[in-house]
This record gives sequence, structure tokens and C1' cells, in this order.
RNA sequence: CAAAAUCAUGGUGAUGAAGCUCACCAUUAACCGCGCCGCGGCGCUAAUGGCUUCUGCAGAAAU
Repeated sequence: CAAAAUCAUGGUGAUGAAGCUCACCAUUAACCGCGCCGCGGCGCUAAUGGCUUCUGCAGAAAU
């Protein structure tokens, strides 16, 4: 100097918030949904990575 590992910290996990938990990444990173298509565009699902609660939305209600 380079690489790897561990600890700590920070960040991230397709639409909000809180708690718990899991995973990933170390700034050239993790992450940035699906289908069709003439690549110009069109259509569809979902407030979670997972669980619980609240809010928003849908529903006559349950949900």
C1' cells in the first nucleotide's frame, strides 16, 4: 500500500408514521415493482423486507 475479517457507526430494502426484528451495503456500494410494446409509450399490483399499531385510500360492512 492492497485485500479479507471482526467491532462500532451510518445508509438501504418500488408511496406515510411508530415499535420490534431480519437482510444487504461501506459511497465506483446496498436500493430504484410487474406485464406488453412499434422503445415513443400503454396497462396493473402494493402504504411492511417481515410482524403489530396508527394514518391515508378502497368497501354497505366484515375486511
A computed fold for a 63-nucleotide RNA from an Actinomycetota bacterium, annotated as Fluoride riboswitch aptamer (crcB RNA motif). Its Rfam family is "Fluoride riboswitch aptamer (crcB RNA motif)". Rfam links the family to the GO terms response to fluoride and positive regulation of gene expression. Its mean pLDDT, the model's own confidence on a scale to 100, is 78. NCBI's taxonomy places the organism under Bacteria, Bacillati, Actinomycetota. It was read from a public genome assembly, where an Rfam model found it.